Model confidence (mean pLDDT): 84 of 100. SAM riboswitch aptamer (S box leader) from Frateuria flava, 115 nucleotides, folded computationally. NCBI's taxonomy places the organism under Bacteria, Pseudomonadati, Pseudomonadota, Rhodanobacteraceae, Frateuria.
[in-house]
RNA sequence: CACUCAUCGAGACCGGCGGAGGGAUAGGCCCUUUGAUGCCGGGGCAACCUGCGGGAAGCGUUCCCGCGACGGUGCCAAUUCCUGCGGGGCGCUGGUCGCCACCGAGAGAUGGGCG
Numbered sequence: 001c002a003c004u005c006a007u008c009g010a011g012a013c014c015g016g017c018g019g020a021g022g023g024a025u026a027g028g029c030c031c032u033u034u035g036a037u038g039c040c041g042g043g044g045c046a047a048c049c050u051g052c053g054g055g056a057a058g059c060g061u062u063c064c065c066g067c068g069a070c071g072g073u074g075c076c077a078a079u080u081c082c083u084g085c086g087g088g089g090c091g092c093u094g095g096u097c098g099c100c101a102c103c104g105a106g107a108g109a110u111g112g113g114c115g
Stems, first nucleotide, its partner, number of pairs: 001115001003113006013042005021031003025084004043076003048072002050068008080107001085104003088100004092095001
């Protein structure tokens, strides 16, 4: 980096450095000199990998439930901040309209597998 699978409505902040942009992209909206983004230290959240116990298929592994958190990652503004493409529903002013914790796709993020 490509492919593939799972998840993405929950959860979790302090200090130091530094000094202007940041939230992937476009638009919207928001955060930010009351110091953001980033880096470092500490703390925390979660439970993908993982450990222990139980169960179901069933024959080489797969799935489900519970408990845990030494270790590998990850994460700690806003649902992945919202929308973008297609469909569905509702409203009346009947449109290049408005609305929705609706369905699917796409994009992205994180983890597992594989090349």